The RNA shown here (Bacterial large signal recognition particle RNA) has 266 nucleotides and comes from a Clostridia bacterium. The gene name in the source record is ffs. Its mean pLDDT, the model's own confidence on a scale to 100, is 76.

[in-house]
RNA sequence: CCAUACCAGCCGGGGAGAUAGCGGAGCCCUGUACCUGCAAUCCGCUACAGCAGGGGUGGAUUCCACUCUUGAGAGUCGAUCUUUUCUGAAUUGAGUUUGUUUUCUUGUGUUGAGAAGCGGGUCUUGCGCAAUGCGGAGCCGUGAACCAUGUCAGGUGGGGAACCAAGCAGCAUUAAGCGGUGCACCGUAUGUGCCGCGAGGGUGCCUGCUUUGAGCAAGAAAACAAAAGAUCGCAGGGAAGUGACACCCGAGAGAGCGGUGUAUGG
Numbered sequence: 001c002c003a004u005a006c007c008a009g010c011c012g013g014g015g016a017g018a019u020a021g022c023g024g025a026g027c028c029c030u031g032u033a034c035c036u037g038c039a040a041u042c043c044g045c046u047a048c049a050g051c052a053g054g055g056g057u058g059g060a061u062u063c064c065a066c067u068c069u070u071g072a073g074a075g076u077c078g079a080u081c082u083u084u085u086c087u088g089a090a091u092u093g094a095g096u097u098u099g100u101u102u103u104c105u106u107g108u109g110u111u112g113a114g115a116a117g118c119g120g121g122u123c124u125u126g127c128g129c130a131a132u133g134c135g136g137a138g139c140c141g142u143g144a145a146c147c148a149u150g151u152c153a154g155g156u157g158g159g160g161a162a163c164c165a166a167g168c169a170g171c172a173u174u175a176a177g178c179g180g181u182g183c184a185c186c187g188u189a190u191g192u193g194c195c196g197c198g199a200g201g202g203u204g205c206c207u208g209c210u211u212u213g214a215g216c217a218a219g220a221a222a223a224c225a226a227a228a229g230a231u232c233g234c235a236g237g238g239a240a241g242u243g244a245c246a247c248c249c250g251a252g253a254g255a256g257c258g259g260u261g262u263a264u265g266g
Stems, first nucleotide, its partner, number of pairs: 001266006009057003012030004020046005034054005063259002066256005073249001075247002081241008093232002096227013114212009123200006129193002131190006138181005148173004156165003
């Protein structure tokens, strides 16, 4: 140096969590890198760190160690920002309401703004009047088989007769009732009217007169003042989300360098 056989090693790894610690198994990330059994109220080990059994590869570009580069992914802290809730203070900021002044716009105004005074209407109510409705009286018409009146044919009764009596129908006039009724009469009613008189009320609106004589009303902006309240803003506490910087672990990939068994034979 070569060959053969055996054997060491290798046949995945990492993160969080759990654990006295280490692995497995469950979750997550890489990746394809044997099989079976045990195992989350866990299973097994003891710093050499799964246990038990079986299989493959096997001395090197492939195993092991060190260094460097890169790096999926995970964890911790948490700046910043956003949302929400509770509490507080309060204009030394914004906003709301009201008032005054100024400017602008619009409408209106010497055919008289506004102000002042006087009066009235609308409002409530009392009385009266009118209207309207209803009723009554009055008037007209109609209207009683018998229980209204007058006249009562016929007929009936009395009488010798003359005549007398009661009295139906009819006719007429009426009672009760029914119908109508322009004016006028009486009574009554009212969201009828403002017609008259009075009382009350009172500035919400309208209107007449007198005095004065040019503004008044609405909107917007600005300034000032006051008031209320706590919507925004401010301060603090809480609950979520986002998550920079930093720290830390780290599969995989690449490069460099080094190490590496026993036996037999040649």
Its Rfam family is "Bacterial large signal recognition particle RNA". Gene Ontology terms of the family: SRP-dependent cotranslational protein targeting to membrane, signal sequence recognition and signal recognition particle, plasma membrane targeting. The model forms 95% of the base pairs in the Rfam consensus.